A computed fold for a 75-nucleotide RNA, annotated as transfer RNA.
RNA sequence: UGCGAUGUGGAGCAGUUCGGUUAGCUCGGGAGUCUCAUAAACUCUAGGUCGCCGGUUCGAAUCCGGCCAUCGCAU
Repeated sequence: UGCGAUGUGGAGCAGUUCGGUUAGCUCGGGAGUCUCAUAAACUCUAGGUCGCCGGUUCGAAUCCGGCCAUCGCAU
């Protein structure tokens, strides 16, 4: 320098194929029920404006462009 993959709550991931109802799952955090108590189990709850900026569109996590970060390959 070129090519590819990835970027979504504190952590790990889905959702992109076909743009459209409230962005969901597991773990973790907080509160409660149960228990003599703890753990487990169960119930409830907070936390995201989807890497950043712009564009297309009635409407974008999803499509398009640029940039950034990480990883890999090539030179």
The prediction has a mean pLDDT of 81. The sequence is in RNAcentral, with records from ENA. Its Rfam family is "tRNA". About the family: Transfer RNA (tRNA) molecules are approximately 80 nucleotides in length. Its family is annotated with triplet codon-amino acid adaptor activity in the Gene Ontology.